[in-house]
Context: one part of a larger RNA
RNA sequence: GAACGAACGCUGGCGGCAGGCCUAACACAUGCAAGUCGAACGGACUCUUCGGAGUUAGUGGCGCACGGGUGCGGAACACGUAGGAACCUGCCAAGUAGUGGGGGAUAACAGCUGGAAACGGCUGCUAAUACCGCAUACGCCCCCUGGUUUAACACCUGCGGGGGAAAGAUUUACCGCCUUGGGAGGGGCCCGCGUUGGAUUAGCUUGUUGGCGGGGUAACGGCCCACCAAGGCAUCGAUCCAUAGCUGGUCUGAGAGGAUGAUCAGCCACACUGGGACUGAGACACGGCCCAGACUCCUACGGGAGGCAGCAGUGGGGAAUAUUGGACAAUGGGCGCAAGCCUGAUCCAGCCAUGCCGCGUGAGUGAAGAAGGCCUUAGGGUUGUAAAGCUCUUUCACCCGCGAAGAUGAUGACUGUAGCGAGAUAAUUAGCCCCGGCUAACUCCGUGCCAGCAGCCGCGGUAAUACGGAGGGGGCUAGCGUUGUUC
Numbered sequence: 001g002a003a004c005g006a007a008c009g010c011u012g013g014c015g016g017c018a019g020g021c022c023u024a025a026c027a028c029a030u031g032c033a034a035g036u037c038g039a040a041c042g043g044a045c046u047c048u049u050c051g052g053a054g055u056u057a058g059u060g061g062c063g064c065a066c067g068g069g070u071g072c073g074g075a076a077c078a079c080g081u082a083g084g085a086a087c088c089u090g091c092c093a094a095g096u097a098g099u100g101g102g103g104g105a106u107a108a109c110a111g112c113u114g115g116a117a118a119c120g121g122c123u124g125c126u127a128a129u130a131c132c133g134c135a136u137a138c139g140c141c142c143c144c145u146g147g148u149u150u151a152a153c154a155c156c157u158g159c160g161g162g163g164g165a166a167a168g169a170u171u172u173a174c175c176g177c178c179u180u181g182g183g184a185g186g187g188g189c190c191c192g193c194g195u196u197g198g199a200u201u202a203g204c205u206u207g208u209u210g211g212c213g214g215g216g217u218a219a220c221g222g223c224c225c226a227c228c229a230a231g232g233c234a235u236c237g238a239u240c241c242a243u244a245g246c247u248g249g250u251c252u253g254a255g256a257g258g259a260u261g262a263u264c265a266g267c268c269a270c271a272c273u274g275g276g277a278c279u280g281a282g283a284c285a286c287g288g289c290c291c292a293g294a295c296u297c298c299u300a301c302g303g304g305a306g307g308c309a310g311c312a313g314u315g316g317g318g319a320a321u322a323u324u325g326g327a328c329a330a331u332g333g334g335c336g337c338a339a340g341c342c343u344g345a346u347c348c349a350g351c352c353a354u355g356c357c358g359c360g361u362g363a364g365u366g367a368a369g370a371a372g373g374c375c376u377u378a379g380g381g382u383u384g385u386a387a388a389g390c391u392c393u394u395u396c397a398c399c400c401g402c403g404a405a406g407a408u409g410a411u412g413a414c415u416g417u418a419g420c421g422a423g424a425u426a427a428u429u430a431g432c433c434c435c436g437g438c439u440a441a442c443u444c445c446g447u448g449c450c451a452g453c454a455g456c457c458g459c460g461g462u463a464a465u466a467c468g469g470a471g472g473g474g475g476c477u478a479g480c481g482u483u484g485u486u487c
Stems, first nucleotide, its partner, number of pairs: 001487004006483005013359006019352002021317001026315003030312003035062003040059002043056005069270003078195004083190002087187003092183001095180001098177002100134001102132002109124006140163004144158001146156002168175001196242003203233003208230004213225003245267004249260004272293005295306004323349001325348003331345001332343004362392004372383004398423001400421003406414001431476005436457003442471005452459002
């Protein structure tokens, strides 16, 4: 000098754009943050012009694995980059072949009944795109025959053998369901290279390293298991300890480099702590389940309930960081044929000079160089064209009126916002730091090694340009200084 997610002191007019718990991954009152579909189904209820219309507790479907938060852990294929082969993929787009015929239940509901509650139990009734057989199946999967091949995989072949599917609704339109090959997008896995400090950590390892065979997985693999061999890693730093989310980027610097990883974007990890699986195309699942633990709450003491590192908000910690706001109008997401519903994602508003940028606090004229202040060699000098006075203007703010764009036919939270026109009045607004040298800017008074200043050198003990005040001056300006941190 530059920078900051800053804080503190003094001061503070407006607007635009951004940013706002860096500390306790501490504990959380309250509200909201994931639902939707009646064009899958049977009921119940309401209305009825008896045609029907509407509402929805339950069964069922899809979604809840996205979006949002945080940075605990992790030095690792976690991330970045360049490659790879043994894989999966709901919804989407274009294809292939189909959608035949049956069955048994169950919630809701009714009756009885247990419990303080949470929540249940028994009996009976009923439907489906819920569940289960049967049929069909070229292609699909497994086995077999033959061919190709050194061999295996793969590929090809067939009078072959075995196995496997479906769901319907409606007034209409159409939407579905099932099989299968490929696509797109997404994901799992392997791997070369790169990625902090410590040797006051030198040896580490027994599923360890490899093989054969199996199990398991969507898939390769000691991923797991039995047997066999005795290997594998390491001073080119293994192991251990400490620290840390990684990257695009950001700050600084002429660059090389150094520091850093807030906001935005990609990836990873986590969801009270630890463990586990279930469902599912996808999770070992933030607002799902089970077990254990700590903590909190309810209880009729038998037993139950909970998880803000979602948005607000509270306590606590801290130098320090905001509203228990509005709207789904836009963009996007879920469900739905749609109308639409939901959406603290998002878009907006509120608070904060936290930052960057822009604007304003007036302009011209005005010497009797007024008064006052300060200094003085007492003549004067300076404050100073500064003020007053005179002549103008109205940005901003204020008042009145009009009033967008963002929205495609309809639909605007923001919002009577931005902007435009008219009106009145110089009216409504300047501070902060410094003045010994570095370093731009000087005198007087007070004080007297006191009180104090200070970034370094150093000032102060009776003439202090260095302390305190005043006048004057210098710098920056809605900010100015101080502190902290980085280059």
Small-subunit ribosomal RNA, 5' domain from an uncultured prokaryote, 487 nucleotides, folded computationally. Model confidence (mean pLDDT): 85 of 100. The RNAcentral record of the full RNA draws on ENA.